[in-house]
RNA sequence: GGGCCGGUCGUCUAGUUGGUCAGGACACCCGCUUGACGCGCGGGAAGUCGCCGGUUCGAGUCCGGCCCGGCCCA
Numbered sequence: 001g002g003g004c005c006g007g008u009c010g011u012c013u014a015g016u017u018g019g020u021c022a023g024g025a026c027a028c029c030c031g032c033u034u035g036a037c038g039c040g041c042g043g044g045a046a047g048u049c050g051c052c053g054g055u056u057c058g059a060g061u062c063c064g065g066c067c068c069g070g071c072c073c074a
Base pairs, nucleotide, nucleotide: 001073002072003071004070005069006068007067010026011025012024013023019057028044029043030042031041032040050066051065052064053063054062
């Protein structure tokens, strides 16, 4: 340098033919429970969907460029 795959709450991830408010687990916070802690139960907060453009009435999803990571080739 080229090809392929990936980037989504703090972390790990799901996301169908482009269409309701982007969902789950762990962690965090609050409440219940306990003598207390933990476990358990209930609830809550937490997302520029890597960045910049384009297409579209509408983009996490499609298209182009760029950045980062991984694998392969040179």
Overview:
Model confidence (mean pLDDT): 81 of 100. The RNA shown here (transfer RNA) has 74 nucleotides and comes from a Candidatus Bathyarchaeota archaeon. The sequence was found in a public genome assembly. Lineage of the source: Archaea > Thermoproteati > Candidatus Bathyarchaeota. It matches the Rfam family "tRNA". From the family's description: Transfer RNA (tRNA) molecules are approximately 80 nucleotides in length. Rfam classes the family as a transfer RNA.